Model confidence (mean pLDDT): 84 of 100. Small-subunit ribosomal RNA from an uncultured bacterium, 1374 nucleotides, folded computationally.
RNA sequence: CGGACGGGUGAGUAACACGUGGGUAACCUGCCCCAUACAGGGGGAUAACACCUGGAAACAGGUGCUAAUACCGCAUAAGCGCACGGGAGCGCAUGCUUCUGUGUGAAAAACUUCGGUGGUAUGGGAUGGACCCGCGUCUGAUUAGCCAGUUGGCGGGGUAACGGCCCACCAAAGCGACGAUCAGUAGCCGGCCUGAGAGGGCGACCGGCCACAUUGGGACUGAGACACGGCCCAGACUCCUACGGGAGGCAGCAGUGGGGGAUAUUGCACAAUGGGGGGAACCCUGAUGCAGCGACGCCGCGUGAGUGAAGAAGUAUUUCGGUAUGUAAAGCUCUAUCAGCAGGGAAGAAGAUGACAGUACCUGCACAAGAAGCCCCGGCUAACUACGUGCCAGCAGCCGCGGUAAUACGUAGGGGGCAAGCGUUAUCCGGAUUUACUGGGUGUAAAGGGAGCGUAGACGGCGCACCAAGUCUGAAGUGAAAGCCCGCGGCCCAACUGCGGGACUGCUUUGGAAACUGGCGAGCUGGAGUGCGGGAGAGGUAAGCGGAAUCCUAUUGUACCGGUGAAAUGCGUAGAUAUUAGGAGGAACACCAGUGGCGAAGGCGACUUUCUGGACAGUAACUGACGUUGAGGCACGAAAGUGUGGGGAGCAAACAGGAUUAGAUACCCUGGUAGACCACACCGUAAACGAUGGAUACUAGGUGUAGGUGAUGAAUAAUCAUCUGUGCCGUCGCAAACGCAGUAAGUAUCCCACCUGGGGAGUACGGCCGCAAGGUUGAAACUCAAAGGAAUUGACGGGGACCCGCACAAGCGGUGGAGCAUGUGGUUUAAUUCGAAGCAACGCGAAGAACCUUACCGGGUCUUGACAUCGAGUGACGAGUCUAGAGAUAGGCUUUUCCCUUCGGGGACACGAAGACAGGUGGUGCAUGGUUGUCGUCAGCUCGUGUCGUGAGAUGUUGGGUUAAGUCCCGCAACGAGCGCAACCCUUACUAUUAGUUGCUACGCAAGAGCACUCUAAUAGGACUGCCGUUGACAAAACGGAGGAAGGUGGGGAUGACGUCAAAUCAUCAUGCCCUUUAUGACCCGGGCUACACACGUACUACAAUGGUGUUUAACAGAGAGAAGCAAUACCGCGAGGAGGAGCGAAACUCCAAAAAACAUCUCAGUUCAGAUUGCAGGCUGCAACUCGCCUGCAUGAAGUCGGAAUUGCUAGUAAUCGCAGGUCAGCAUACUGCGGUGAAUACGUUCCCGGGCCUUGUACACACCGCCCGUCAAACCAUGAGAGUUGGCAACACCCGAAGUCGGUAGUCUAACCGCAAGGAGGACGCCGCCGAAGGUGGGGCUGAUGAUUAGGGUUAAGUCGUAACAAGGUAG
Repeated sequence: CGGACGGGUGAGUAACACGUGGGUAACCUGCCCCAUACAGGGGGAUAACACCUGGAAACAGGUGCUAAUACCGCAUAAGCGCACGGGAGCGCAUGCUUCUGUGUGAAAAACUUCGGUGGUAUGGGAUGGACCCGCGUCUGAUUAGCCAGUUGGCGGGGUAACGGCCCACCAAAGCGACGAUCAGUAGCCGGCCUGAGAGGGCGACCGGCCACAUUGGGACUGAGACACGGCCCAGACUCCUACGGGAGGCAGCAGUGGGGGAUAUUGCACAAUGGGGGGAACCCUGAUGCAGCGACGCCGCGUGAGUGAAGAAGUAUUUCGGUAUGUAAAGCUCUAUCAGCAGGGAAGAAGAUGACAGUACCUGCACAAGAAGCCCCGGCUAACUACGUGCCAGCAGCCGCGGUAAUACGUAGGGGGCAAGCGUUAUCCGGAUUUACUGGGUGUAAAGGGAGCGUAGACGGCGCACCAAGUCUGAAGUGAAAGCCCGCGGCCCAACUGCGGGACUGCUUUGGAAACUGGCGAGCUGGAGUGCGGGAGAGGUAAGCGGAAUCCUAUUGUACCGGUGAAAUGCGUAGAUAUUAGGAGGAACACCAGUGGCGAAGGCGACUUUCUGGACAGUAACUGACGUUGAGGCACGAAAGUGUGGGGAGCAAACAGGAUUAGAUACCCUGGUAGACCACACCGUAAACGAUGGAUACUAGGUGUAGGUGAUGAAUAAUCAUCUGUGCCGUCGCAAACGCAGUAAGUAUCCCACCUGGGGAGUACGGCCGCAAGGUUGAAACUCAAAGGAAUUGACGGGGACCCGCACAAGCGGUGGAGCAUGUGGUUUAAUUCGAAGCAACGCGAAGAACCUUACCGGGUCUUGACAUCGAGUGACGAGUCUAGAGAUAGGCUUUUCCCUUCGGGGACACGAAGACAGGUGGUGCAUGGUUGUCGUCAGCUCGUGUCGUGAGAUGUUGGGUUAAGUCCCGCAACGAGCGCAACCCUUACUAUUAGUUGCUACGCAAGAGCACUCUAAUAGGACUGCCGUUGACAAAACGGAGGAAGGUGGGGAUGACGUCAAAUCAUCAUGCCCUUUAUGACCCGGGCUACACACGUACUACAAUGGUGUUUAACAGAGAGAAGCAAUACCGCGAGGAGGAGCGAAACUCCAAAAAACAUCUCAGUUCAGAUUGCAGGCUGCAACUCGCCUGCAUGAAGUCGGAAUUGCUAGUAAUCGCAGGUCAGCAUACUGCGGUGAAUACGUUCCCGGGCCUUGUACACACCGCCCGUCAAACCAUGAGAGUUGGCAACACCCGAAGUCGGUAGUCUAACCGCAAGGAGGACGCCGCCGAAGGUGGGGCUGAUGAUUAGGGUUAAGUCGUAACAAGGUAG
């Protein structure tokens, strides 16, 4: 002299901390530069050192010696400072500059290599700092009042300097809605990221400033610090200790531990750049330069290039043909960037000096070798298949995938993207005009204050003059560098970097302009207000007054009245209701009455009077911008509610009773208290709504209504014009649409209020108001992916209008009761195979289960198989017969020796063995095809073009008529068309023609003949609202009539639109996938499908006289069937049937007899009804009749006497009743499908039930009302509030104690330089005292966390409980 620089960090700080621009006339500045002047002569100590002492140590003390550029006096004073004067100039104020006089004060140091370096004083410069000011700088008002040195003054102190910075005294100021105070958060900036920009977010690296250095306080030294690697004290912590005391501070560089998802080497060098010291050599420098680690980022490069089709192998897939990977690989021909080896080898250095480093770079050599991953493939979003899995495992940014065919999970193949990276996570901006300055909204989506008056504020009419704050323009300063943009350069390129330019949109100073805004001045009348004379009004206030109803008293009078869907409670014989008369009291005002009037809104309604507000038209005298809006504020403000005192007729929460109901704390009824009314005082909210704030101006029309004025007028009318209010329709325009449209939701301006996804929640906490009820202000956690608006199409409605149907009604007959048949459920079983399930499963698949069928069960068997195809081998196949066995099957015997041939062989059939494969009535009808049912034979369902709408969609297809019909007509922004309807087809009813055999017969019979008739079967005709009348719209059509066999689709059938029900069927068939393969396949025997406490469906037979019975009589059909068939006459049997076999492949023969009908009898009974059940005896079919068939005869003779609730069919040749035939079938019908005979009743009508069609309306439904959905309770979980409290933190305040230390005092102790002859003094040090003072202590409050028994509501959670509040008229409109 330097350690105040450099290096680190961002704790604190919302502040002149930072940024920007200024100020200092209120300041300092070591080293550096310039200038001027100077450096004379003395003095006293002390460290080191030596010796001694104490201490564990840190360290301390004593004695003695010595030097200085260390220290102290004296001299000198150009200049400087201070005090007091005098003159000149200047400034925004205090003041500043300069000249001058007197007095007074303070300096210095030497060293040297003789070149120089250093010292003192003063002035100036430069650099660095200090202080002050304007502007800018986060969030919260659920922080609204804050402040006592506080604000200012006078005088001091202090500082480099101004200042309450500090002190004494005086005054009572100062800040704040333009956000003070408080709380939270935060270092600030250049810049960085993003964005079109405006903005938004951030403040790493680099650069500027600030703050901090273990926490807090303090000063010392110094030019500079209140000092990161200095000192003192206090606190916490760590370490040493001999317990007495001591030491320490990595937010420097490395490094360690801890924490953490996470962040590097205890490296090299001062070679360069820079810093400090030194005269220099040089020393110091973890600043710095380099290296190491990390894909952390940016940039560049490589992992090879060319050729190569047998499109290899492998892999994946496959429709088994192929396809993909894929020129990809291999193979052949090349190249060498990186890496490797070898050789050379820099710049960085200006004279020396190179950590990096044998680095960068250059040359040579050899090998395609050593060098590719990550994410994704449902849409957004580029990229698809297979397998596995089976709402599992899992995925997921949003929508959403996964429940057996997953392009969405996992794997594989393939593909797409990026690439030494790729993907995820977190954060920020963008998209987001989704906080909207640029650039949004508020009728119904979130959003207009309930309404007025008015303060601050914001905005504001016409002409003129001035000012220049805003504004515009010129110039100057500044806006550091880096960054950004442009250009040119340097590393091979790039990243990176050098130079130049631009930009930095800002701030300051200054010159100018004066249109606009603003200010100021004097004016104007159009905005606004006043005056004058008018008419309208439920405007307000107070007083009075009227009638009806209720009640009371009395008259007349007698049994009910009242009430309801129906009732009951209630009232009434103690006389009600009804009636008449009189009286009482309170409340509300019928008609008039009107999208009429008035009022700011709330609101205001009999009549009269008092007081009073406002609006309107007319007039144009007055003022002269006096205006508009209006945060806070003030007063008003329905109903309900509250307080005090009155009042109380009717009504009527609560409450009571009666009903209703599963319940009914409701709806209905009977009562009834608060309340309702008045006075005074609160409350302050409503779907306080036009869901539409106020003011002003402008922008087509038409038509009502209320008040006024003017004009015309034939004068109570009417018309025209105009102002104000109140409605409707409508153009432009607006609007998501609905709609609004001069009373705007249009076009503009101004002001206020409000909104920003749903729920949580208008809740909690806090504040304010209130007597309370409560109001006002008003969140968050958590949770969801929606909530919402308008409109559309459907569906639905205990909405409306119209229409149809055996839908109801009117009728007839049934079912439900009995017995039996049959099907189903259930139960049972070894099995009782499977399917069908409201209508639209249940006499259904099944048009016929003894075996078979048969799919089921038991047992016995087979395994390339009962069945199909393929190759090779052997052999005919077969027929007859024997044995074992339940049979399948197994083993024998006898017989036979196939067909074709080009002679190679081929074909059919059979056998044994092996393999591909067969087989499956196993699963999935929710993977499917096909087929079918149903709404429904209902009249609908759609399309093209056009038009309308942003669109979904609409129109057409709606409307007026009409029809069985979307049938037809008319109208119409529609015009046409298609699938359906109808018609064409079959049948039936009439006729004609033709044809007549097996049919028919006027031929007397037969043969024969004939074809008129019956009939048969082919072709025609006929019916079309064609004709007439009436109605209708001059239509379509309807009604009546004529003619006709038939009349208005003549009767019947076939025919089933778009679609609905994941309707039915994998067991008719076909079929994907899955499963099985000595079995879930195949064969055989036996059993089962036929079971039986029971329940249901569908039929049959009955209960009787409209009937039974009859060996009483005699008629009358149609349609069918027949060869493994139908079977006649005659015969046998009581009969079923038998025997026999004419005829017939059928208009010929047969089935075949029709039955109800008629007559007789029975006489109302469980019967001469009914026939179940059972016994005996038979018949038939069949291999077989026990389980398990049908029929016959005799005998037996059950229930049943017309059927509860409920329910079904049918409108004419129909119901009812009677029989006949056929299919299936060996046999077996009460079932099914057909056929004819006899043959009714009733329909007023569409209110109701059911189903359907069209239009319209509402909707919170769209899986579409079997929809949706609300609340309590119960359970689990989550976050939150309250809570006796408990326990932390933060910032203040009051008091106590008071370290270090500055400052002040000092009478005690000590003391070299100077003064003094000395004593002593000056000065100093220590000690002591005082103020302040950190930490600490105590205290009461404030703010903010955590936690707390318990408690409150909230949210969420496939299948809990109770009801059904809302959505439809939601069943009581909400």